[in-house]
RNA sequence: AUGAUAAAUACGGGAGAGACCGUAAGGUCGCCGAAGGAGCAAGCCUUUGAUAGCUACAAAGUGUGAAACUCUCAGGCCCAAGGACCGUAUUUGGACU
Numbered sequence: 001a002u003g004a005u006a007a008a009u010a011c012g013g014g015a016g017a018g019a020c021c022g023u024a025a026g027g028u029c030g031c032c033g034a035a036g037g038a039g040c041a042a043g044c045c046u047u048u049g050a051u052a053g054c055u056a057c058a059a060a061g062u063g064u065g066a067a068a069c070u071c072u073c074a075g076g077c078c079c080a081a082g083g084a085c086c087g088u089a090u091u092u093g094g095a096c097u
Base pairs, nucleotide, nucleotide: 001097006092007091008090009089010088011087012086013085018029019028020027021026030077031076032075036073037071038070039069043064044063045061046060047059048058049057
């Protein structure tokens, strides 16, 4: 000099799912998954079988292990707000070269 992962801010885009009763407050059932939260497959690890030792195999595990998958706790089901994620710009930072 360059400016990775990560994080923050601004702007833009951004889905799904509702009926009934009631003057209203609210109630009854039904539904959605993309704030957040929770769950786990292969693989890997550990222990044992079983060893002088290693590999492979088998079993076991309050081990590890992802999501846009699953759950529906939370949240949501006119609009608004929010909204995972994506794009652009700026900032913090300073990996590699």

This is a predicted structure of a 97-nucleotide RNA (Glycine riboswitch aptamer) from a Clostridia bacterium. NCBI's taxonomy places the organism under Bacteria, Bacillati, Bacillota, Clostridia. Its mean pLDDT, the model's own confidence on a scale to 100, is 86. The sequence was found by an Rfam model in a public genome assembly.